[in-house]
RNA sequence: CAAUAGAGUUGAGCGCCAGGGCCUUAAAGGUUUCGUAACGUUUAAGGUCGACGAGGAAGAGGGUUAUCGAAAUGUUCGGCGGAUCCCUCUCGGUGGCUUGUCACCGUAAAGCUUGCUUAAAACCGAGGAGUAAUUUUCGGCACAAAGAGUAAGUUGACAAGACAA
Numbered sequence: 001c002a003a004u005a006g007a008g009u010u011g012a013g014c015g016c017c018a019g020g021g022c023c024u025u026a027a028a029g030g031u032u033u034c035g036u037a038a039c040g041u042u043u044a045a046g047g048u049c050g051a052c053g054a055g056g057a058a059g060a061g062g063g064u065u066a067u068c069g070a071a072a073u074g075u076u077c078g079g080c081g082g083a084u085c086c087c088u089c090u091c092g093g094u095g096g097c098u099u100g101u102c103a104c105c106g107u108a109a110a111g112c113u114u115g116c117u118u119a120a121a122a123c124c125g126a127g128g129a130g131u132a133a134u135u136u137u138c139g140g141c142a143c144a145a146a147g148a149g150u151a152a153g154u155u156g157a158c159a160a161g162a163c164a165a
Stems, first nucleotide, its partner, number of pairs: 014081004019077001020049009030039003052069003058090006091106005097161005110155009123140007
């Protein structure tokens, strides 16, 4: 350097599995059957399922059943861990400037109202992996809410001081 084979990473609505559901294999024993065989049960081993996306990070400490809807009528059950959630403080931003307080926020850094923009699973079709449960890829078709962005409108504190007129 080339060929072949293999592995890891591309990360936080994320990961995991002692319960539980399901599958396979083996053994034991049972029921039905003329029989092959079929179907439960028990035990053991191995496997599989176990939340669909949207949104969310100034720093430190603390807390724990951490926002939003979709599907489904239920294993999205039951748990464990983590976490961008919440609280406090610090720092920072807006409220013309400075300092302090207050309010709201977090570098896209004030609130309110209205409009606009924004999903995946599910479902349908085709294919791949696996004995199977199951899983995965591609294509198609929809449908949210919160939040954010954007446009327009509207509102935007108190005290002291400075500056300008």
GlmS glucosamine-6-phosphate activated ribozyme aptamer from Desulfosporosinus sp. UBA4726, 165 nucleotides, folded computationally. Its Rfam family is "glmS glucosamine-6-phosphate activated ribozyme aptamer". About the family: This entry contains a glucosamine-6-phosphate activated ribozyme that is found in the mRNA for GlmS. GlmS is an enzyme that uses fructose-6-phosphate and glutamine to generate glucosamine-6-phosphate. Lineage of the source: Bacteria > Bacillati > Clostridia > Eubacteriales > Desulfosporosinus. Of the family's consensus pairs, 86% are formed in the model. The sequence was found by an Rfam model in a public genome assembly. Its mean pLDDT, the model's own confidence on a scale to 100, is 77.